Order: sequence, then C1' cells, then structure tokens
RNA sequence: AGGAAAGUCCGGGCUCCGCAGGACGAUGUGCCAGCUAACGGCUGGGCGGCGCGAGCCGACGGAAAGUGCAACAGAAAGAUACCGCCGAUGGCCGGAGCGAUCCGGAUCAGGCAAGGGUGAAAUGGUGCGGCAAGAGCGCACCGCGAGUUCAGCAAUGAACCGGCACGGCAAACCCCACAUGGAG
Repeated sequence: AGGAAAGUCCGGGCUCCGCAGGACGAUGUGCCAGCUAACGGCUGGGCGGCGCGAGCCGACGGAAAGUGCAACAGAAAGAUACCGCCGAUGGCCGGAGCGAUCCGGAUCAGGCAAGGGUGAAAUGGUGCGGCAAGAGCGCACCGCGAGUUCAGCAAUGAACCGGCACGGCAAACCCCACAUGGAG
C1' cells in the first nucleotide's frame, strides 16, 4: 500500500552470512514539482484516454541507433496499380480546307494515385481553386513539426514560422537515466 484480519508487496532498522576493486549479467523504477527516514508511497500539477457531468483511469523516458511483429484479405502493409480517370503532347481513324491547320472519334504510347474495392491500418483530414485528368500542386481551417519569442521552478501551454508526411507497436527485444547483496 492493500485488506475485516492474516499472509503478501514496497521502503527502512537490527542480527548473521557474504563483500579488495572493477567489469559483465540480472532485477526494479520511468511526465513535473514538493513531502517523507525511505519508496515503486503520498499531495498537487501537466499531458493522454473515458464520461452529458460531478469525476475516473494511466505500464506517462526514447520509434531519426539497430533488430523484430502485424494472420487472412488485398495490386500493394512502408510499399503500390485490381477496378478506374485522362489521353493535352507523339501515333491511329474520319471530316473540312489550295495550304498552314481546324473539328470529331476510339484508343496505343504515355500521365495519375484524387474516386472505388480489400483490410484494424493504404504515402494527413475537410473545403475551394487549379489540371488533359489528378496530386499540398496552391490557398483556408484543422492536424503535424525543427526553430524563435512569451508565461511557468518544471512537466507543458500559447503565438509566430514552416507544405511538412516512410505510419503503428518498446505492457516486443533493445537504447537511455536512476536504483539495487542474501537470509532471519
């Protein structure tokens, strides 16, 4: 701490054993501040999640060191083209024209990742513009993020700035910081 209580768990004292020192290994804790003999406890705060709310919960350092995991489905699971959209430009066909060229058609080359499908998850979200058709391609708002400034002891918060994007999981191994001998 928990519980009706005991056992148990955490911290400390005493006794005994062990211990030169160091390294390796193992185990434990993990946001910030304060309290405490001390702690993995308590108090308050921050962030995140849940709740209509009062409140409740948190195993809360790091994914830009490395390794690993995600069945099946699906084109593709950190990388794409199954369906699909376009076909401006070069090619093909038809028409007009003296000609340059113009109009139309279906598509080959080629372009796309916006729409659909699969999935827990598909290269941020919504809207507007733009484009041959699209795409942060541009813009607005949200989100995200190095940096700067302000507030705060701090965790953090806000503003500015930036089109920024190969994501998730460390209660996976791991990395980092701190702590730790055993028995009674």
The RNA shown here (Bacterial RNase P class A) has 184 nucleotides and comes from a Gammaproteobacteria bacterium.
NCBI's taxonomy places the organism under Bacteria, Pseudomonadati, Pseudomonadota, Gammaproteobacteria.
Model confidence (mean pLDDT): 75 of 100.
Rfam family: Bacterial RNase P class A. From the family's description: Ribonuclease P (RNase P) is a ubiquitous endoribonuclease, found in archaea, bacteria and eukarya as well as chloroplasts and mitochondria. Rfam classes the family as a ribozyme.